[in-house]
RNA sequence: UGAUAGAGGUGCGAGUAUAAAGAGUAAUCAUGAGGAGUAGGCAUGCAUUGAUCCAUGAUAAAAGGGAUGCUUGCCGAAGUUCGGUGAUUGCGACUCAUCGUUCUGGUUGUCUAUUUAAUAGAUAGAUGACUGUCAUCAAUUUGAAUUGGUGGAGUGCUAUCA
Repeated sequence: UGAUAGAGGUGCGAGUAUAAAGAGUAAUCAUGAGGAGUAGGCAUGCAUUGAUCCAUGAUAAAAGGGAUGCUUGCCGAAGUUCGGUGAUUGCGACUCAUCGUUCUGGUUGUCUAUUUAAUAGAUAGAUGACUGUCAUCAAUUUGAAUUGGUGGAGUGCUAUCA
């Protein structure tokens, strides 16, 4: 240096089921009031044959985002930043897929900001705790090991083989 096999733990992803939230909201219909704009990123629609908005009543969702259980694939698992290409669309944005790329060892608490319907969750930054691993120092110690301090990063660590 390469190959193969592994470890970390409230570990990671995917699928699926359930119950929430979204929401008595959007939308549709009926009645009333009212009288000129209104929807949209654009294109373009709707509207004096009365729209949008408002009130009352009836019917009444869904998506994105989460929680828990189960199954399954895994240990750069994966998430994230930016860019290219493709799908979607009338065009764009969003979203999804894929390729490259930035950052992060893992979990978690608090604060701030952004996102969100949200006090859920996520992302980023700051500051702590726990934990795996290696290096190094000290103590105990025959060795090995244990304990404590400091530091590093997954391009790491362990085992075997070449």